[in-house]
Parts: sequence; C1' cells; structure tokens
RNA sequence: GCCGGUGUGGUGGAACGGUAGACACCGGGGACUUAAAAUCCCCUGGGAGCAAUCCCGUACCGGUUCGAGUCCGGUCACCGGCA
Repeated sequence: GCCGGUGUGGUGGAACGGUAGACACCGGGGACUUAAAAUCCCCUGGGAGCAAUCCCGUACCGGUUCGAGUCCGGUCACCGGCA
C1' cells in the first nucleotide's frame, strides 16, 4: 500500500429501519445468618433541577429515509490476511 472484519453504559454483550442499552457481570442497598459464605429482593449511562420533569448519548463526519446503532460514502482506532 491492497483486501476483509470489528467499534453500543464501568465490563461482556442484545436490539426487524420504528421506546437504544434486553440479559449477565461488577458496584450500591436490603432480607436471611450468632456472624459470614451461598441464596433471594430492589437499584444501577451522563448532565440540569428541591422535585415533577427535561436534555444528551451507539468511534467521528456526511448522506439516504417520515424515521438509522442498523443502509450508503468518507475518516480514525484496533484485529486478521496479502504484498
């Protein structure tokens, strides 16, 4: 240099073009226990606000579409292959 793949909360990962983050882990709180482990229940992206609630968020920039994490183009990073 060329070709292919991947990029989503703290982590692993779901999500038919139609409420993004299901589910699990981690973490926090509680129950149980003499105490603990195990088990069970609840909560758990960020910001503003006393609160109700509102805003932002799928690597980045554009495009298509009524509507994009998803389709198309480009850029960046990582992984693999070829030279």
This is a predicted structure of an 83-nucleotide RNA (transfer RNA) from an uncultured Clostridia bacterium.
The prediction has a mean pLDDT of 80.
It matches the Rfam family "tRNA". Rfam classes the family as a transfer RNA.
It was read from a public genome assembly.